[in-house]
Molecule: transfer RNA
Organism: chicken gut metagenome
């Protein structure tokens, strides 16, 4: 100096309008039982602080962490 930081993990997302997928977890169905399959549920102060704005995960500034 550059890139990245969003669910337990891997990652989307949006030219600013109340955040999603896959896997994992829990519950139920199915099975003699397990696995698989199907259905449902839960899980996030969007790294932290501040600014702009009616409104910020998104724009601006600073800081922190990881990688190069």
């Nucleotide at each position: 100096c550059g890139u990245u930081g969003u669910a337990g993990c891997u990652c989307a997302g949006u030219c600013g309008g109340u955040a999603g997928a896959g896997c994992a977890a829990u519950u139920g169905a199915u099975u003699c039982g397990u696995a698989a399959u199907c259905a449902a549920u839960a899980g996030g102060u969007c790294a932290a602080g501040g600014g702009u704005u009616c409104g910020a995960u998104u724009c601006c500034c600073u800081u922190c962490a990881a990688c190069g």